Annotation:
The RNA shown here (c-di-AMP riboswitch aptamer (ydaO/yuaA leader)) has 151 nucleotides and comes from a soil metagenome. The model forms 96% of the base pairs in the Rfam consensus. Its mean pLDDT, the model's own confidence on a scale to 100, is 77. The RNAcentral record of the sequence draws on MGnify.
RNA sequence: CGCCUAAUCCCUCUCGGACCAGGAGAGGGAGCGGGGGAACCGGAGCGGCCCUGACCUUUGGCGGCGGGGUCGCAGGGGCGAAUCACCAACCGUGUAGCGCCACUCCUUCGGCGCGAGCCCGACAGCUAACCCCGCAGGCGACCGAAGGAGG
Repeated sequence: CGCCUAAUCCCUCUCGGACCAGGAGAGGGAGCGGGGGAACCGGAGCGGCCCUGACCUUUGGCGGCGGGGUCGCAGGGGCGAAUCACCAACCGUGUAGCGCCACUCCUUCGGCGCGAGCCCGACAGCUAACCCCGCAGGCGACCGAAGGAGG
C1' cells in the first nucleotide's frame, strides 16, 4: 500500500513516556455484523431417578394429571462460502457455494485459490415492539482482458 473477514472510525479519562508521537487499559458514541423474541402462517421426542401441587384418587407419595431438578439416548440448533456425492477405510476425485487478479460498481471471457473450523447443550421455525452479543484473527508483493456506468 493491498487482501480474507462484521471485525472499522471518532471522543473523554488513566497508565507510561523529560515532552510529543507510537502503545496499553477503562468508559462513551457512530457505523458494520450476529442471536433471542408476538400475531398470522407453520409444526415429532423417548426413557431412568429424585422433588413437588391450592387438582383427582388412596388406609398410605400407591396411582393419575400438572410442574421442577438431574442423567442417558435418537436428536435439534447457531456462526461461516465451507454443503453434498463417490470410497470398506485412508488418501483422493469431483461438487453446491465462496474469494482474488489494485480507482469503484455491474456483466462476460481468461487465470489462480478456498470448499475449513468452532460453538450451544435437549432448547430456540417465521417474528413488530423489545432484549442480548461481537468488532477478533490471519495473509500478500500477485499489478490479466473486454463492454457499460460512475469518479